This is a predicted structure of a 119-nucleotide RNA (SAM riboswitch aptamer (S box leader)) from a soil metagenome. The coordinates come from a structure-prediction model, not an experiment, and the mean pLDDT is 82.

RNA sequence: UUAUCCAGAGUGGCGGAGGGACUGGCCCGUCGAUGCCACAGCAACCGGUCUCGACUGUGGUCGAGAUGGUGGUGCUAAAUCCUGCUGGGGACGCUGGGAAUAGCGGACCGGGUAGAUAA
Numbered sequence: 001u002u003a004u005c006c007a008g009a010g011u012g013g014c015g016g017a018g019g020g021a022c023u024g025g026c027c028c029g030u031c032g033a034u035g036c037c038a039c040a041g042c043a044a045c046c047g048g049u050c051u052c053g054a055c056u057g058u059g060g061u062c063g064a065g066a067u068g069g070u071g072g073u074g075c076u077a078a079a080u081c082c083u084g085c086u087g088g089g090g091a092c093g094c095u096g097g098g099a100a101u102a103g104c105g106g107a108c109c110g111g112g113u114a115g116a117u118a119a
Stems, first nucleotide, its partner, number of pairs: 001119005010039005018028003022084001024082002040076003045072002048067008080114001085111004092105005
């Protein structure tokens, strides 16, 4: 920089207090979490195989699609657990007002930030 992030997949051993990146929530955890190790599994980014198309210096290169799970990563609580900044915004609620109506909140939709993973 680009792509993806509402799917999927856990047992055992070690160890012994915080952990889920950060904020606010909400959760997980002495019925032993987080972490480390072993094995098992999930997935299909890269790599592999096949098909099509374009290009070509005829060696291949690039793009699209499919396939498989031997290789390189990754992952195996909760949607990246939710959220944050911003645009829109129904019902409804709160506040102000005599009223018209104004402000705030608001499920939800879009964009962005941050983060994670791959190339």